Overview
A computed fold for a 162-nucleotide RNA from a mouse gut metagenome, annotated as Lysine riboswitch aptamer.
[in-house]
RNA sequence: GAUAGAGGUUGCGUGAUUCAUGAGUAGCUUAUCGGAUGUGGCAGGCACAGGGGAAGAUAAGCGAAGGGGGAGAGCGCCGAAAGAAAAUGUUCCCUGCAAAGGUUUUCUUGGGUAUGUAUUGAAUAAGUACAUAACUGUCAUCUUUUUAGAUGGUGCGCUAUC
Numbered sequence: 001g002a003u004a005g006a007g008g009u010u011g012c013g014u015g016a017u018u019c020a021u022g023a024g025u026a027g028c029u030u031a032u033c034g035g036a037u038g039u040g041g042c043a044g045g046c047a048c049a050g051g052g053g054a055a056g057a058u059a060a061g062c063g064a065a066g067g068g069g070g071a072g073a074g075c076g077c078c079g080a081a082a083g084a085a086a087a088u089g090u091u092c093c094c095u096g097c098a099a100a101g102g103u104u105u106u107c108u109u110g111g112g113u114a115u116g117u118a119u120u121g122a123a124u125a126a127g128u129a130c131a132u133a134a135c136u137g138u139c140a141u142c143u144u145u146u147u148a149g150a151u152g153g154u155g156c157g158c159u160a161u162c
Base pairs, nucleotide, nucleotide: 001162002161003160004159005158008078011077012076013075014074017071018070019069027062028061029060030059031058032057033056037049038048039047040046041097042096043095044094045093081109082108083107084106085105086104087103088102090100091099110136111135113133114132115131116130117129118128119127120126137154138153139152140151141150142149143148
C1' cells in the first nucleotide's frame, strides 16, 4: 500500500408508515368597535389589497401546515456517521442581506448511555460543545490471583492475509 473483517446497555445512516408536539396557535367566517394603512423574511425597488373600510381589539364558530422530534418494517453500511468553519452554486418577485438546502475542502469526535452547564430550539423534544460517572471495542506497557486487574493511548486506529 491492497484486499477482507470486527466493535454494539437501541452500533451508524436512511426509511414506507405511524405517533405526539407545534396548537385550540396561524388562518378563515360572522358580529361589535376601530379609522389608514397592510402583504410579499429585512432594507430599497416593484407589485398587490385597502374609506364599497387597512392594521389592530373583543366575542363566537370552524380550524391547519412546514420545520424540529419519538417509534419503525425494509434498505445501505462499520468514518458507519455527526458537528463546526470556509469556499461555491441553487431556491424564495428584482438587487443586497438573512434563511433553507446542495457540492467541495479543512478541522473535531473510537462507540453508545446517564447527569450537569452553555448554546440552537416553541419545547420538559432533539442536536452540538465541555465536564463528570460507570459501561464497551481495540492497542501498548506493567502486574500475576490469568475467562483477571492497573495505567496510558485510540478511527490517519485495530485484526487477518498478501